[in-house]
A computed fold for a 336-nucleotide RNA, annotated as Bacterial RNase P class A.
The prediction has a mean pLDDT of 76.
The model forms 96% of the base pairs in the Rfam consensus.
Its Rfam family is "Bacterial RNase P class A". By type it is a ribozyme. Gene Ontology terms of the family: ribonuclease P activity, dimeric ribonuclease P complex and tRNA processing.
This record gives sequence, C1' cells and structure tokens, in this order.
RNA sequence: UAAGCAAGCUAAACGAUCGCAGCGAUUUUUCGCUGAGGAAAGUCCGAGCACCACAGGGUAAGGAUGCUGGAUAACGUCCAGUGGAGGCGACUUCAAGGAAAGUGCAACAGAAAUAAACCGCCUGCUCGCAGGCAAGGGUGGAAAGGUGAGGUAAGAGCUCACCUGGGUCAUGGUGACAUGGCUCGUACAUGUAAACCCCAUCCGGUGCAAGAUUGGUAUAAGGGCAUUCAAUAGUACCCGCUACGCCCUUCGUAAUCGCUUGAGCGCGCUGGUAACAACGCGCCUAGAUAGAUGAUCGUUCUCGACAGAACUCGGCUUACAGGCUUGACUUAAAAA
Repeated sequence: UAAGCAAGCUAAACGAUCGCAGCGAUUUUUCGCUGAGGAAAGUCCGAGCACCACAGGGUAAGGAUGCUGGAUAACGUCCAGUGGAGGCGACUUCAAGGAAAGUGCAACAGAAAUAAACCGCCUGCUCGCAGGCAAGGGUGGAAAGGUGAGGUAAGAGCUCACCUGGGUCAUGGUGACAUGGCUCGUACAUGUAAACCCCAUCCGGUGCAAGAUUGGUAUAAGGGCAUUCAAUAGUACCCGCUACGCCCUUCGUAAUCGCUUGAGCGCGCUGGUAACAACGCGCCUAGAUAGAUGAUCGUUCUCGACAGAACUCGGCUUACAGGCUUGACUUAAAAA
C1' cells in the first nucleotide's frame, strides 16, 4: 500500500416564530419545563402484572427444547469451551440425543441400491463353454474403509505396517472430550429423524380492549334453541368440580386508577477469560384514550437511510443511505 477479519459509534447541525400533548406555577391567560427509536417494527421466545376452580385425576392428544460448563428473575437468550464443517489465515458457522425398536422414502442412470458381476483379470479345455476373482474401468449423491508392502494362476483384510473404526484400560479435565496402551480383520454393513417415530427434560388458559374502584342508566328490543340426572360455559378431549337457562343480531357502555421509579440509566471501582455480579456516587428520561411529538423561515455542511411509543421489562429476528473509530488482528507485495 492492497485485500480482508473482528468489535463498536453515529443516524445532519444551530437559531427564531407559530402550534400540539403532559406536568408545574400564576391565577383566568399567560409563563416555565419536558416530549420517540436503534430498531419504537415482526409479535417469535422468556418474565413481571391481572383475571379465570390457585388449574384435581386421566388420555399422551398437542407444543417446545436436545454437546459440556457457567451467566441470568427467566429463556428457545448470552458467555466460555468440546466436537463436526469451511477458510492459506485472522476467523466464521452448526436444532450437535437415537438409524443394531419399528415403519416410510431414495427419481434417473446402472448388471446390481443393501444387494453384486456389465466391461475386465486368471485357469482349463472339446474354443465357446466351465470354474475362480473383485485389483482396474463404467453408472450414480452413495457400490460393504484408505495408503503401501507381501502374497497369488489372477486377486482379495488373504496377511502385515500405518491411518480410520469398535471394545477395554490408564492418564489429564468439573465436564463435553482429548491423549496413550492393549485388543478385534465379519471392522454388523448406505443416507434421511427441520419424515413418522423412540428417549430425556419442560409446558394450565387468556392478555392492559387484562382488570379494579366509583357513579349513572336500564333491568332494552327482536329472533332461534332448550325446559332440569338435560343443554351451555369455565379455550384440546374425557371424568370430576363450579356457575347458570343458552346462543345470535341491534342499541347503550361515563369517570378515575392500572400508566410509567424500573430485574431502570450513567460514571467509577472491585471480582471474573467472559456473559455478568457486588459496592459507591449521581440522574428521573413521553404517558395519550380518536390518540401530542408538527409547520414555516434563516445560516452551514458531506444534502441526510430504515422508520413513529400505547401495560412494562430481558432477548431474538427483520429493515437501514452515508459517515467515523478501534485492534500487541490476518494475508500478500514492496521498501528500509
């Protein structure tokens, strides 16, 4: 210098005027303060909170997760590892239990797809047949392990060495696992479980339009069903339990609370490889209910992406113009 890898930050800036929402003053129309995001999004997980019978028994119906250790309120999230795969490398990535419980599926090609002999190699002779073989070729995503040597008529784990694989023992590690020794050459043998399935662990439902309080109005109208060992509801099903006539359409449905101080944010320090935790100091940062966060003007620049809160947190996922930073990171080339 070029090409990369990893981790982050930012999301035009400033001023004026007029508006909008909330709060506080003033007191009756004025003033002051505050007012979207890193994802506010998708609503996919995990919680708080609220209500329902505080959710009892059964069916195993349904759903989720699946290497190890840790973090956390919890998680399907995060961190650190192990193993597999990819990359020269920094590094990235993986839903990573079970295919000797059973079932299913695997087109085409190919002689044969879990079972072999098409070409081929070797031997014999009556010369186109018999026998032996699986090295080489061919088909395929995949043909019952790889390399080398010995061996043989030709060949072959047929034998041997190494690698790989199974079993077992030892050592190291909390563990996943790693390394080494011994042993097995019938070394039981395709793939697929984000196919059914099996195993292990876990899961009650509904979501702030939850719900609570106060007040008002009305015990509204119409239609259908049922007539008490029924039916319906309590959100899979059955039993049990509880409530009660049930369902549909139309009309009506106010205020306050829930509501924003919270597993909160910033800084420092300590412990830890890290996720994170403890301690100290400081801070308060939208809260509406038809729903505010806007408009105009001026100056400047590199001319500005995705996008708009509605109960609240922790995550994941998705969208995102441009700009910037960091590294005892990598590779290559050149120079010193």